[in-house]
Context: one part of a larger RNA
This record gives sequence, structure tokens and C1' cells, in this order.
RNA sequence: CUGGGCGUAAAGGGCGCGUAGGCGGGACUGAAAGUUGCAUGUGAAAUACCCGGGCUUAACCUGGGGGGUGCAUACAAAACUGCAGUUCUUGAGUGUGGUAGAGGAAAGUGGAAUUCCUAGUGUAGCGGUGAAAUGCGUAGAUAUUAGGAGGAACACCAGUGGCGAAGGCGACUUUCUGGGCCAUAACUGACGCUGAGGCGCGAAAGCGUGGGGAGCAAACAGGAUUAGAUACCCUGGUAGUCCACGCCGUAAACGAUGAAUGCUAGGUGUAGGGGGUAUCGACCCCUUCUGUGCCGCAGCUAACGCAAUAAGCAUUCCGCCUGGGGAGUACGGCCGCAAGGUUGAAACUC
Repeated sequence: CUGGGCGUAAAGGGCGCGUAGGCGGGACUGAAAGUUGCAUGUGAAAUACCCGGGCUUAACCUGGGGGGUGCAUACAAAACUGCAGUUCUUGAGUGUGGUAGAGGAAAGUGGAAUUCCUAGUGUAGCGGUGAAAUGCGUAGAUAUUAGGAGGAACACCAGUGGCGAAGGCGACUUUCUGGGCCAUAACUGACGCUGAGGCGCGAAAGCGUGGGGAGCAAACAGGAUUAGAUACCCUGGUAGUCCACGCCGUAAACGAUGAAUGCUAGGUGUAGGGGGUAUCGACCCCUUCUGUGCCGCAGCUAACGCAAUAAGCAUUCCGCCUGGGGAGUACGGCCGCAAGGUUGAAACUC
């Protein structure tokens, strides 16, 4: 010496379940595979190294000596790892009793608003903009009242509030259903962590078939603006947005921060639960667990900042990076109805 890294410089897989593999808690016993010690054999000669010798010296030639990480065998040791057995409860799981929640799926229901239709009142404008115009309106609009139809979304509550692995989830009721948290310590007794492949989930847009279509609105048309205006603004408006089933499999899928475990000053909000204190009781106060924020010490960091929700101190496992462009391209493979996705170069150039 036996790489260094991944919040923002290149780099954390979008997220989960889990196979192989890797890694793995306390005690005792056994054997001795790894491990360690000692011995024996082997480890050819030449070369190399050390001490000498011979050619006038050197190169060169040559004598002697030492060393040789390795392998095999025998004996021994038993701390650590592995193996076998017994055992334990703190890791993990189960039970019991509670508890909060937009967690998921299905069915039903509701009110406000927009639009449309019918009828009444009513008359010349309405609408829109920076200003206008296109547009709508004497075939009666806009406004207003009553009734009806239909689709979509759920104001206030609402909160760096809650739930979910992530994507995400917000009216109300019912049914089915997943997970969490707290208390207890009855049960199992290491059953654990991670996870290449694999399997599943996965916003929006897009695609297929069939429905639906109020509002909004790519494309498109018209009116403006402008030198032009394939835009921004206005009037319209089709896919789409919605539902069912099936595909697609990507996002600044972000905390731009993989998962798990342990440890390391504090302060202050907030959400859910427990214990104590106090009280007639609710508050208040103290304490504890879990989540979610802010501030901050040590430490870390290129700085910004992070700071018990770490980017600190350590361990385990996975993924990924290795100058910019070419390029997430080409070719090939796999997947897809397609759009395309995934895997993923090189020449050349700076």
C1' cells in the first nucleotide's frame, strides 16, 4: 500500500413482497472444517542473495552457505467464525385490552355551483378587453322567478394536521378489507436483516373495446396584438378529462438523501396513546412511547447546510458513479396493438 465516492459537483433502483446468496442476539457442551502452534517430508539443478576462489580487472566461470510466503502428513490448542446438541429472552412474531386516521374496494345518498331545456316577468342590449373585435341578442338575449334534465367536482371544516411502501388519498352513509400506535407481558424461542434474478403495485399523458359528456380544453377556426405572431389576450371548439374492462410502465416518481440496527447535549410547537399529580370535574403541571415540524451543541461538510426524522459515530446487505460532447443515440436482445419502454456501445471530437 491492499481505491474513492453517490442532498446540490457523475452517482440511491419509482415503491413493495420475496428466491438464491451475503450477514446475523445471550449461555453451556461436543467434535475440530476455517484459525494458530510445533515436528517431519517436499519445495530439482541453474538463476537471485551472502561469504569465498579463478581468468591482470570487470563482464564471465566456479566452491560453500542461508533463505524459500507454498503443499502434504502427524501431534497439539480451543479464543474467534463455521458445524452439531441443549438452553435463555432482550431481537422478531403471536395473544389479550384499547385507540386515531382523506389507507383500499364496492354500493347507495346529498347540497351548492356551471351548462342546457320548458314556462313567467321584462326590453335593448349582453359579453369580452389594456382598448377592441370576432361571438350572442327584437325569431326577445343578458337580468330575474319557478320547474326539469345531465355530468363532473366536493366550499367552510383544513392544520409544515392525518393515513399509505411508493404512486397517492378529502361531501355523507352502509358493507367488505389492509396496516399502524399504545398498554399488558400470557405464548413461541433467533423464527432475524438485506435482497442479484423473479413477482406485484405504480401520477399524468397515451392506446384498445364499449359507455358517458355539464364544465374545462391540446388540435383546429375566427377576432385582436405585432414588422411578423403558426404565441401570450378574446370568442368558439374536437380528442381528452369521467365510468367499466384491458394495455402502457414512464416523471423534477424529489427529502434530488436505499433499507435495517445500535449509539451520540439540549430547547420549542403539533398529532395519536399510556402513566403520575391535581381537582367534584374539565383544564393545568410532570413523565413516557410513536409520528410530524422548527431551532440548536458536538461532530460532519468544498461550501450551502445536516444535526436523535443525520448529511454525526459504527456494522450488514443491495443499487449506482468513474471527464464533456457524440448519446440515453446506433445495433442486437427482451417487452408493447402502437406510441414507445428497457438493456445499452463505438468511431470521431474537445

A computed fold for a 350-nucleotide part of an RNA from an uncultured Eubacteriales bacterium, annotated as small-subunit ribosomal RNA, central domain. The prediction has a mean pLDDT of 87.